[in-house]
């Protein structure tokens, strides 16, 4: 230098068939408990890597970029 796949709360991921932004953990609070821990309730926390463009509407559709595996030169 070229191909290909992925970036979504702390962490792991689902959503890619364009209209609600979610799930397990983890965190904080309260109930239980002599206290812990389990378990049960509720609750914070994301500008979907950035930037432009299409659309009435974008995580998802295009362009370009940056980072991370990976082939190939």
């Nucleotide at each position: 230098g070229g191909g290909g796949c992925c970036g979504u709360g702390g962490u792991u991921c689902a959503g890619u068939u364009g209209g609600g932004a979610g799930a397990a953990c983890g965190c904080c609070u309260g109930c239980u408990u002599u206290g812990c821990a389990c378990g049960c309730a509720g609750g914070a926390g994301g500008u979907c890597g950035c930037c432009c463009g299409u659309u009435c509407a974008a995580a998802u559709c295009g362009g370009g970029u940056c980072g991370g595996c990976u082939c190939c030169a």